[in-house]
Molecule: small-subunit ribosomal RNA
Organism: Candidatus Wolfebacteria bacterium
RNA sequence: UAUUUAGAGGAUUUGAUCCUGGUCCAGGAUGAACGCUGGCGGCGUGGAUAAGGCAUGCAAGUCGAACGAAUAAAAUAUGAGAUUAUAUCAAUGUUUUAUUAGUGGCAGACGAGUUAGUAAUACCCUAGCAUCUACCCUUAAGAUGGGGAUAAUUCACCGAAAGGUGGACUAAUACCCAAUGGCCUUUAUAAUUUAAUUUUUAUAAAGUAAAGUCGCAAGACGCUUAAGGAGGAGCUUAGGUCCGAUCAGUUAGUUGGUGAGGUAACGGCUCACCAAGACUAUGACCGGUAGGGGAGCUGAGAGGCUGACCCCCAACGACGGCACUGAGACACGGGCCGUACAUCUACGGAUGGCCGCAGUCGAGAAUAUUCGACAAUGGACGAAAGUCUGAUCGAGCGACGCCGCGUGCAGGAAGACGGUCUUCGGACUGUAAACUGCUUUUCUAUUGGAAAAACUUUUGUGAUUGUACUUUAGGAAUAAGGAGUUGCUAACCUCGUGCCAGCAGCCGCGGUAAUACGAGGGCUCCAAGCGUUAUCCGGAUUUAUUGGGCGUAAAGGGUGUGUAGGAGGUCUAGUGCGUCUGUUGUUAAAUUUCAUCGCUUAACGGUGAAGCUGCAACAGAUACGGCUAGACUAGAGUAUGUGAGAGGCUGAUGGAACUCACGGUGUAGGGGUGAAAUCCGUUGAUAUCGUGGGGAACACCAAAGGCGAAGGCAUUCAGCUGGCGCAUUACUGACUCUGAAACACGAAAGCGUGGGGAGCAAAAAGGAUUAGAUACCCUUGUAGUCCACGCCCUAAACGAUGUCUACUGGCUGUUUCGAGUAUCGACCCUCGGAGUGGCGAAGCUAACGCGUUAAGUAGACCGCCUGGGAAUUACGGCCGCAAGGCUAAAACUCAAAGGAAUAGACGGGGACUCGCACAAGCGGUGGAGCAUGAGGUUUAAUUCGAUAAUAAACGAGGAACCUUACCAGGGUUUGAAAUUCAACUGAAUACUUUCUGAAAGGAAAGUAGUCUCUCAAGGACAGUUGGACAGGUGCUGCACGGUUGUCGUCAGCUCGUGUUUUGAAAUGUUCCCUUUAGUGGGGUAACGAGCGCAACCCCUAUCCGAUGUUAUAUGUGUCAUCGGAAACUGCCCUCUUUUUGGGGGAGGAAGGCGGGGACGACGUCAAAUCAGCGUGGCCCUUUGAUACCCUGGGCUACACUCGUGCUACAAUGGCUAUUACAGAGGGUUGCCAAGCCGCAAGGCGGAGCUAAUCCCUUAAAAAUAGCCCCAGUUCAGAUUGGAGGCUGCAACUUGCCUCCAUGAAGUCGGAAUCGCUAGUAAUCGCGGAUCAGCUAUGCCGCGGUGAAUACGUUCUCGAGUCCUGUACUCACCGCCCGUCACUUCAAGGAAGCCGGGAAUACCUGACACUUCAGUAUUGGAACUAGGGUAAGUUCGGUGACAUGGAAGAAGUCGUAACAAGGCACGCGUAGCGGAAGCUGUGCGUGGAUCA
Repeated sequence: UAUUUAGAGGAUUUGAUCCUGGUCCAGGAUGAACGCUGGCGGCGUGGAUAAGGCAUGCAAGUCGAACGAAUAAAAUAUGAGAUUAUAUCAAUGUUUUAUUAGUGGCAGACGAGUUAGUAAUACCCUAGCAUCUACCCUUAAGAUGGGGAUAAUUCACCGAAAGGUGGACUAAUACCCAAUGGCCUUUAUAAUUUAAUUUUUAUAAAGUAAAGUCGCAAGACGCUUAAGGAGGAGCUUAGGUCCGAUCAGUUAGUUGGUGAGGUAACGGCUCACCAAGACUAUGACCGGUAGGGGAGCUGAGAGGCUGACCCCCAACGACGGCACUGAGACACGGGCCGUACAUCUACGGAUGGCCGCAGUCGAGAAUAUUCGACAAUGGACGAAAGUCUGAUCGAGCGACGCCGCGUGCAGGAAGACGGUCUUCGGACUGUAAACUGCUUUUCUAUUGGAAAAACUUUUGUGAUUGUACUUUAGGAAUAAGGAGUUGCUAACCUCGUGCCAGCAGCCGCGGUAAUACGAGGGCUCCAAGCGUUAUCCGGAUUUAUUGGGCGUAAAGGGUGUGUAGGAGGUCUAGUGCGUCUGUUGUUAAAUUUCAUCGCUUAACGGUGAAGCUGCAACAGAUACGGCUAGACUAGAGUAUGUGAGAGGCUGAUGGAACUCACGGUGUAGGGGUGAAAUCCGUUGAUAUCGUGGGGAACACCAAAGGCGAAGGCAUUCAGCUGGCGCAUUACUGACUCUGAAACACGAAAGCGUGGGGAGCAAAAAGGAUUAGAUACCCUUGUAGUCCACGCCCUAAACGAUGUCUACUGGCUGUUUCGAGUAUCGACCCUCGGAGUGGCGAAGCUAACGCGUUAAGUAGACCGCCUGGGAAUUACGGCCGCAAGGCUAAAACUCAAAGGAAUAGACGGGGACUCGCACAAGCGGUGGAGCAUGAGGUUUAAUUCGAUAAUAAACGAGGAACCUUACCAGGGUUUGAAAUUCAACUGAAUACUUUCUGAAAGGAAAGUAGUCUCUCAAGGACAGUUGGACAGGUGCUGCACGGUUGUCGUCAGCUCGUGUUUUGAAAUGUUCCCUUUAGUGGGGUAACGAGCGCAACCCCUAUCCGAUGUUAUAUGUGUCAUCGGAAACUGCCCUCUUUUUGGGGGAGGAAGGCGGGGACGACGUCAAAUCAGCGUGGCCCUUUGAUACCCUGGGCUACACUCGUGCUACAAUGGCUAUUACAGAGGGUUGCCAAGCCGCAAGGCGGAGCUAAUCCCUUAAAAAUAGCCCCAGUUCAGAUUGGAGGCUGCAACUUGCCUCCAUGAAGUCGGAAUCGCUAGUAAUCGCGGAUCAGCUAUGCCGCGGUGAAUACGUUCUCGAGUCCUGUACUCACCGCCCGUCACUUCAAGGAAGCCGGGAAUACCUGACACUUCAGUAUUGGAACUAGGGUAAGUUCGGUGACAUGGAAGAAGUCGUAACAAGGCACGCGUAGCGGAAGCUGUGCGUGGAUCA
């Protein structure tokens, strides 16, 4: 000083929101593996798969102080054999030393390895006993006398070998016999004690021991018996100890008893006999998986997962079985047998067991050296020295993990080079580098050099190791990578690629501007590592004890009765089981936490403490729960009285309707539908009247009503019967609640048998509808519907809401009972119950909603849920006559599926309103000819764009060339035009001519001209050459700006603040009245505001004033210009809420916006335009273009189709003649007069006019008069021929106009369709732009003449507001279902085939043990491992074939569902059909509309 003190979220369903719910991510960990990379050290760790097979070496020996013997050496003695002698040798003996095969002792049962088996004979924890125990310790006593063998050795023999047989000899601490002995063993007796031959004591009888060795000795080590201890072992025991009930029954030694045997010991442990027990829903038995624990990882914890290394226990040793020896084994490096495998072999036989340490093969993603040493620790043996020890200590290999260190430090630029980016200015890399100075951890070399260690006959001993550490020297020297960079998640740019290549944990990126792919640069995070994969925990409150839910999201059993179980009213006493407190024991050590200490630090280690949440014993407490005993009445029940009711069962009964039969009247139709037809009817229907038969269902009453447990129950009456309410007192005395299993009931459909059968009506037939119509509609019609009996057992069996109890504001209906007041009585009223409804406080809820009949607040018990699909399925089991029901998975697949609510959009949904939307009218288009545009076709090209409305007389308001973008051919390449640089030449510039050519172009020649200035040089300009660059009607309108169309001149679209909602959002903007209008008013949780509407602007209608050019003969002002006035529902009446406003009237030029124009909200269509213009990106362009120039052609084609127009078809007309009346425009490269010529187009001419002056410019329809007389015409004018005119370089392709001639179709137009509401439609002419001319009948303007009709909003189209439904939101051109066809995948079934497991029956059966016989080898019996046969069982593999499922690209057929989805949908059931599905029947609302 140390227990407790700790919990983060995010991404993804949607147009958006809240919720439910799954998936994924961020963290930690590993005996790991893989990829890239790799400096050092310390400490750890390393065959997880094939308990697969193993070469080689080693891993268990030791003792000569137990024993005989052998070998070797030394010493010594004898001796005189050999030798001339010495030396020496041989022989014999003794002693010593050393070594050893064998006998003997101890060890080998430890240590080391592995986790196959084992779900309990294991393990953990607790308590115990009926037991044994070598070595060790303590105590006591003892050790006397004998005996017979045997290995070794030797001899002989067999065998390839391994090995074996026989003869002879020998020792012991080997073996045997006898003696003695005790607190030893057994038996008996007596006493004591006990439940008990249970304990103790005494006596008697019988039995039972021993070994020596060393030493001079003392003594030491041993030996025998007995008792005790320590440690070890055995056995028993409560509790704990995985998954499956698609495993529900199991068991014959099984359960118990008696007796015997056996064991160290209890015990069915074994046997004989007896009994019939024993276990089990608190999960037996069976199947699967698995060594257990201390502990490890994770977690806030509770938990979850794991059982490597270290420690404890167990089990195993090739597989199966067995015993022997021994204190201890049924024995890893002992034995026997069987099986498989392997090796040797002379073929006769024999041998082996690495799951010891190394190592090898194999399989595998994957796991190390055939190392050193017994120096230390420990073990075996020994008296000891010592020997042995792959235990162990060390080293080696591997970044496999944890920890520590380093790869340098300081200075150094407004900042080098390189690289990347760039807005071209610069920025970043970056003080980074270079360079200067310093340091030396590390490295290399050198010097010194431990501890670990103490033991040993004081002689020697260190594997690690010349290691740690230390000294000196050298020199930045030897040392950085990996992953990521869209979000989650820290970190961004450029290029390449172009739904390709690729990425990806989830959402998802990639289809030409990719921060998501690949590369480069930058950056971020970790760092000798970094990522990936796999697995576990966490996050995940996503199995919820802590800590979830079930009306609609997954989830209340269809309903009740009730067993086990769970829970349980008030009071008293006891007990002390649960519960609580304290103490003691245990919970091994290691681990964990804390403190402290030691290695330079840390990891690591030492010491101490705590903790180990558990179990047991003892002591105590007694509130609560339990148990026992007693009492109570508030729960529950019984009795009495009374009440209501479609409660149930049985029998009878009534009328209406329907149908059939018969009869009468009567005649041609009836029936049916959207319309029809099939059908019935002259053999008399339908209609009507009468009579009779039949079956089924019960109008009105009738209700949100009543009853029942639910399903369900309705004419009326009778009988039998269940339940319930109210009131009253009395009784019992907790008798209660719930409720697995079980039992009973359970709509409709369906099944069986027998009846019955009117109507209705699956199937079936026919008729319609339709593209089809196996449907909807119609005509028929069988099962069935009805009854009796027996099954089935399911429904949207729903209040989608389990049962019971208590508590928590109300208001208002209704059914029923009672009480009170009152009344003659009834009603009414007030109060108290029991039901059944509506609205709502608090509260709850994701919201919707629920709300004393809870989905509120609590309690008790049961059932059920855990993402969607596969799957209300498969397999198995149970039930059923069948149909089928109940129970109930997995592989695989998706990232969602879902609930409620919100805003839109949509609806063959509703309400209201508007619009030339319809209707009422007028005139057209669609038919003809022509013009023009488009499609298509053709072409060298017929340039391009525009394509429903919203393209098609559109871009184009002028295609002969040009335009022009297209085609053919010819030509140019710094380019036709632009900017700029360099060099050269020349002032610039203007002009002419020649040749060639289709032209462009090319080639050549000449004239004029002379800046500053003396020259040089220079400026501007031009040309040539070269370089920067130009150019592009090339692509992308889905990269854009700008512009435009459309909804739509529709009345809408929004915001601020406030308020409501968890939120998306809502409110405002809804509602009522009104308006052309979100116009105005009223009301209102809104108050205000903005863009739109309206107004302001322009034109026009009336008047006034000013001015007066060009009008006008003058005066003048009906004209022109400028300015102003006037109209506001202002006034009156009336209606309305007495507010806004509507209707009528007056006055007025004009009346309710007077008429017209410009003006187009937020937005929609990726609408249109890159070819008007601008513009990002891409593409083309160094000898030739996609640029530029030129000539010619094309855009004008022509079988055909469509759009828009013109002219007509005629008499309201045509023709001829005459006579009137406009407005608005234009004009100098122009309009062009008069006059003249020409039939005319036009020509000549030239006045006037820069315009109220002149010209274009005669307006036409109209009017007047005449002709035509209903016809292909005196209509219509196409087409064609001829002759001319004009413009223009040029009218062939391809212009316009004139004259003469020609004279087509066409006689009012099918289906369908367009415009227009008043100076409008219709009709008539005039002008302008563009433009040389014109294809203009087009477009834009102008005036003249000048109508008809609108009842009205049912219908068509479009629009707006509100309500509603929705499975749509790319928003109905939406979504979406099923069959079929093709491909892939997984699974189930399946004739069979193959294999594994467990068990049964029978046969056979080794070794060993036991037993019997005989002894001498042996033989028999019993039992078992194993083997065989048989019939099954279970699990798995494979499998022709057929089946359903899932997923796939833009397949085929339909359209089932979502809106009233066009027949409302769904559930159960039955039949039918290519398919979705249809139909019948009962049920639900989770149906719109109406009311």